Predicted 3D model of a 1506-nucleotide RNA (small-subunit ribosomal RNA) from a soda lake metagenome.
RNA sequence: AGAGUUUGAUCCUGGCUCAGGAUGAACGCUAGCGGCGUGGAUAAGGCAUGCAAGUCAAGGGACUCUUUUUGGUGCUUGCACCAGAAAGAAGACCGGCGAACGGGUUAGUAACACGUGGGUAACAUGCCGUCAAGACGAGGACAGUCUGGGGAAACCCAGUUUAAUACUCGAUGGUCUCUUUUAUUUGAAAUAAUUUUAGAGUAAAGGAAGUCCGUAAGGAUGACCACUUGACGAUUGACCCGCGUCCUAUCAGCUUGUUGGUGAGGUAAUGGCUCACCAAGGCAAUGACGGGUAGGCGGAGUUAGCGCUCGACCGCCAACAAGGGCACUGAGACACGGGCCCUACUCCUACGGGGGGCUGCAGUCGAGAAUCAUAGACAAUGGGGGAAACCCUGAUCUUGCGACGCCGCGUGUCUGAUGAAGCCUUACGGGGUGUAAAGGACUUUUAUUAGGGAAGAAGAUAUAUUCUUUAUGAGUAUAUUUGACUGUACCUAAUGAAUAAGGGGAUGCUAAUCAUGUGCCAGCAGCAGCGGUAAUACAUGAUCCCCAAGCGUUAUCCGGAUUUAUUGGGCGUAUAGGGUCCGUAGGCGGUUUAUUAAGUUUUCUGUCAAAUUCUUAGGGCUCAACCUUAAGAUCGCGGGAAAAACUGGUAGACUAGAGAGCAUCAGAGGCUAGCGGAACGGCAGGUGUAGGCGUGAAAACCGUUGAUAUCUGCCGGAACACCAAAAGCGAAGGCAGCUAGCUGGGGUGACUCUGACGCUGAGGGACGAAGGCAUGGGUAGCGAAGAGGAUUAGAUACCCUCGUAGUCCAUGCUGUAAAUGAUGAACACUAGCUGCUUGAAGUGUCGACCCUUCAAGUGGCGAAGCUAACGCGUUAAGUGUUCCGCCUGGGGAGUACGGCCGCAAGGCUAAAACUCAAAGGAAUAGACGGGGGCUCACAGAAGCGGUGGAUCAUGUGGCUUAAUUCGACGUUACGCGAGGAACCUUACCAAGGCUUGACAUACAUCUGAAGUUUCUGGAAACAGGAAUGCCGCAAGGCAGAUGUACAGGUGUUGCAUGGCUGUCGUCAGUAUGUGCCGUGAGGUGCACGCUUAAAUGCGGUAACAUACGCAACCCUUAUCCUAUGUUUUAAGUGUCAUAGGAGACUGCCCGGGACAACUGGGAGGAAGGUGGGGAUGACGCCAAGUCAGCAUGACCCUUAUGCCUUGGGCUGCACACAUGAUACAAUGGUCGGUACAAUGGGCUGCUAACCCGUAAGGGGGAGCAAAUCUCAUCAAAGCCGAUCUCAGUUCGGAUUGAGGUCUGAAAUUUGACCUCAUGAAGUUGGAAUCGCUAGUAACGGCUGAUCAGCAACGCAGCCGUGAAUACCUCCCUGAGCCUUGUACUCACUGCCCAUCACGUCAAGCGAGCUGGGAAUACCCGAAGCACUUCAGCAACGAAGUAUCACGGUAGGCUCAGUGAGAGGGACGAAGUUGUAACAAGGCACCGGUAGGGGAACCUGCUGGUA
Repeated sequence: AGAGUUUGAUCCUGGCUCAGGAUGAACGCUAGCGGCGUGGAUAAGGCAUGCAAGUCAAGGGACUCUUUUUGGUGCUUGCACCAGAAAGAAGACCGGCGAACGGGUUAGUAACACGUGGGUAACAUGCCGUCAAGACGAGGACAGUCUGGGGAAACCCAGUUUAAUACUCGAUGGUCUCUUUUAUUUGAAAUAAUUUUAGAGUAAAGGAAGUCCGUAAGGAUGACCACUUGACGAUUGACCCGCGUCCUAUCAGCUUGUUGGUGAGGUAAUGGCUCACCAAGGCAAUGACGGGUAGGCGGAGUUAGCGCUCGACCGCCAACAAGGGCACUGAGACACGGGCCCUACUCCUACGGGGGGCUGCAGUCGAGAAUCAUAGACAAUGGGGGAAACCCUGAUCUUGCGACGCCGCGUGUCUGAUGAAGCCUUACGGGGUGUAAAGGACUUUUAUUAGGGAAGAAGAUAUAUUCUUUAUGAGUAUAUUUGACUGUACCUAAUGAAUAAGGGGAUGCUAAUCAUGUGCCAGCAGCAGCGGUAAUACAUGAUCCCCAAGCGUUAUCCGGAUUUAUUGGGCGUAUAGGGUCCGUAGGCGGUUUAUUAAGUUUUCUGUCAAAUUCUUAGGGCUCAACCUUAAGAUCGCGGGAAAAACUGGUAGACUAGAGAGCAUCAGAGGCUAGCGGAACGGCAGGUGUAGGCGUGAAAACCGUUGAUAUCUGCCGGAACACCAAAAGCGAAGGCAGCUAGCUGGGGUGACUCUGACGCUGAGGGACGAAGGCAUGGGUAGCGAAGAGGAUUAGAUACCCUCGUAGUCCAUGCUGUAAAUGAUGAACACUAGCUGCUUGAAGUGUCGACCCUUCAAGUGGCGAAGCUAACGCGUUAAGUGUUCCGCCUGGGGAGUACGGCCGCAAGGCUAAAACUCAAAGGAAUAGACGGGGGCUCACAGAAGCGGUGGAUCAUGUGGCUUAAUUCGACGUUACGCGAGGAACCUUACCAAGGCUUGACAUACAUCUGAAGUUUCUGGAAACAGGAAUGCCGCAAGGCAGAUGUACAGGUGUUGCAUGGCUGUCGUCAGUAUGUGCCGUGAGGUGCACGCUUAAAUGCGGUAACAUACGCAACCCUUAUCCUAUGUUUUAAGUGUCAUAGGAGACUGCCCGGGACAACUGGGAGGAAGGUGGGGAUGACGCCAAGUCAGCAUGACCCUUAUGCCUUGGGCUGCACACAUGAUACAAUGGUCGGUACAAUGGGCUGCUAACCCGUAAGGGGGAGCAAAUCUCAUCAAAGCCGAUCUCAGUUCGGAUUGAGGUCUGAAAUUUGACCUCAUGAAGUUGGAAUCGCUAGUAACGGCUGAUCAGCAACGCAGCCGUGAAUACCUCCCUGAGCCUUGUACUCACUGCCCAUCACGUCAAGCGAGCUGGGAAUACCCGAAGCACUUCAGCAACGAAGUAUCACGGUAGGCUCAGUGAGAGGGACGAAGUUGUAACAAGGCACCGGUAGGGGAACCUGCUGGUA
């Protein structure tokens, strides 16, 4: 610091997601040790048990006990009892202090609760410190104890008696309190301070070591402690104020003790704190009131910072103590371990009545994802009491449990290659794990055992001593003594590598990859996404990567996110400018002078607790974490001083902004009234006759009762042609015949005046197209709805004919539009060029125009600049300032609920749940269009001949079958692979057999064969037998058998592949380098003009070149020449053959054209503009075809999916299609005669002559490995002649019967041919459709490959005869180039909308039902405080009043839960109906509004161009 994800690709906008850090965490797997921290976040839910606040005997009296002791009595002479004294102990009681601290929790609280800074001239303060003064006298009680009584208990009642530092009274008293009086000081202010006069009132408690006196009792003194009054200090608290302090306006008005005053009460104290009276105020858009949420802060996490989030531990403050209310005591409480009352819960009970409060420390139940021991000690620190010893202390210090966090240590070190084994992988060679292990040498942190062993301790007591004091006390020395943790930290020794590694990940982001299994299954996933048979993404294994006693996951916060933008964003088209103007609050504001000092700046100062964070320098634990010392750093608030530029305030001045006056000008600016002509419709009349209207074509409709057409007159309503324009005016909406009246705004010109009067504008107000609503008019035309006619599969539409609301007027309402320049208003600045409108000045003119300049407005193009791009560009989307409005992913939704407005329709304001990973803008390349332009093609047209109908052949589908092997399926499968299925082929089926195999290689062992002949069984393969039978000196060769490796597969995948092929298409295209343009994808080059068959050339041009294609080069053919001559010929020869060469290049002429390219015509020539034909097929497209031609990865089979054999099948037949053949006849058939080819083939071959047969063919065998022989007389159509005479025929030949021939082991399934006989359909073929532009079509025959034979009518070639037509065009099909639109890119066989049906989910409505919260009115009214009355000396008691907790009643408000049902929304793999949108989307689309319709939608009116 960024990255992934929208697209075919690009840039932008924009969301989602990830990498980092953190946590009081939890969960999963795993776990050696230690240190320091930390641990009930949920139910402020309920709690068993123990402990958490006591202490003082030096305040008090009595009781009890122990020890010692004195006296007396009894006597058992050392015991018991009685009385007394001293010392000590213990539990109660009165009394004092404490219990208001410490500890816990965060429920409530949005508040002076907290933070910060101030104030108290409005206050209090026990214990502590300092100062001053004092402590005199007296009295009566209450506990305890004792007696009696009640009760289960808790506890209570009565009586007797008693002390005090308990209580009461009196005295004294000041600088105390109150009243009064005088003066001074501070201050803004006196109720302050000081001073002064007079009067009234108010205090107290003792204890006590020691010393002295006394025989004793006791007395005196007495440090010190305690007490009373006052002042000051310190500490702690109380109250008040400024500022700061969450969300919500779908909470906009709130308030009656409310706001203020006077008086009184109350308090420590101010105050409506409370009360009486008076006034009617107070708060609020700078957010009152209401609702929700929440303890606040120091600080913590994160961040570059600003910020955002949080408030565990530690510290400060607040609040609370089962839920509520209340006071008492006290210095302090309205009191966690005090009291009273109510409520809920719980416990005891003898049923009468009582007890309780863990949000203290442990612990328990519950709920929860989840949070510890019913531990030790007061040794230290601190707290309470005490004179002290000391006691108490779940505060605290320690220990225990939990990887919950941070930090540290360890699980060994060195060496060790034959790179062991195992495992994984492999191309089988190897590679990896890997110096890793084993083995060797060493070490001992840690763990274990043994031994030693701190610091944390300061004090306390005793003695001695020094100083000091009346006494005391302080210091020093010595001795004794105090540790929970703990025999802990630490140190030493011994043994021995011994006791110690896991978790997550490996497609990208993101470090790290292979194999196997699985087969859109199982599964993964943070996002993109992975998985449908070769998964680096699932699962397992191996290997690797990261971190490590931890590692991952989940949750939450910050970051990345400049994605709420103060730092630091935007609004023409992506989300976003309010429809327009006026104007309130507010914000901002021209020039200048003086002053002020609020803002601002500088400096000094107080504060900002400690801890924390950061920096620096140190210290202590072995280091670190942790602890600790010192210094520094940052911000806020208060106070003082200084400055005066800028902003603000005050006072004054100015004229450049703004406004007013004067003159003048243009205009569909607005309102009202009147007038006008054209058109249209109607009515009346005339002329006139059969149609009119309407459409793509029709029909409905009108018309012989006279239409349409035409003429005349009258009536009616609405709108104003030409002028007219990118024009004008207006704030916008909008405004158009003419005239008049009233009226708003603006421009220009020159002077005068006012003197900043300005700009913007939240709320608010006014205006606001069309449509719609209300009332009343009006209604010619048009025309939602509606009706009819068409179209159509349907047609609730488009088209046609009618037609109601409406459109018009008046008066109101509605308040919205694509209300758009999709661009808020104002001001200033920043190049120009060129139009239009208005005004003025100048020049000029008789005048007008014209010209130049200035100002205002309105257009076009463009510098700079801006922009994602498109584009904008002085009319900014540039550069700046001010103010307002608005935006923050798509959908849900401009919807629901609530509120306001409206007569209604509806408008304004405006969410959430849920769901997706996109939605979107601009531009790019394609593709497509029932878009456009140009050009071309047997594409159409013009012609000729066919197919589609018949029969047959062949192929395919289908059906059938044991099998009918397989592949090919629009064009580009179907006489295709197959250029030869009777066996073989053959891959299929049935049956019979074989298993190292029919075939290859290697090794081992054995044999000597192999082969040939032959016998038996068998359908054959095969099995069994017989005969014969190797070479070499050897190694070995050859062959067989057995065994092991392996062979074999036409088994699967052409969507794993190579190669080859088809197609677009022989179409003219397809790319690259450098340069240039663009942020980029890309573009340019290759647009354009002319031209060509051609991206063929020329011109021109930010392009210049190049490559693959085109063309040419190659073959063949047409003409000529030369050479040669096997064959040919009788021969010469040669038109024949072979070889070589010539020839054609727009070369020449004329015209056109840019003088070019080229083109039209002509000459010559055998041939003329690529002469004809062939071969040649660019980049690529179709996952096109082929694993069955071949090759090949992977998978599968291995006594079978391999191999052999026999027979069958591939030929099966109701039918459909494709390609052909033959025909239907006279341009013909038959018969006879007669003429003319070319390409080719031939030794397992072609086969002549001759003979036989009607023929197929047979016999025969010459010749020929071929210009020689032969197929082969080489041919048929043709020509000549005869006959048939239009018929199912002398056409046609299918089918069938009989007889033959040939090939071949074999012709039944299943061959071809011949002869005789038979003689079917068919009389030119529906819709539709194919080929062909010249030696072509058409017609005719001939040859060859394959091949024993043949299915050939096929295919590949050859020659013979030999046409017609092309005006032309882009209408059909297809192609190329340019351009345009696009929501398509799997690319129109695209995309996509809505209803309906089914399922799931969330939210709203809903007759209602249930629960919570806050308040209002009334009723009831506990405890307690206050007051009143009665009784009483008083305390106290009784009754009452006011306030008031809980509770009750009532009607509403508000927030949730639930609910029959009805409606919409979102999502779901292939459902239904249509086709609304994207192209002119087939009716251009969209906004607003209104009506209609299964649905998308349709129609009317108006608006926009997206």

Rfam family: Bacterial small subunit ribosomal RNA. Rfam links the family to the GO terms ribosome and structural constituent of ribosome.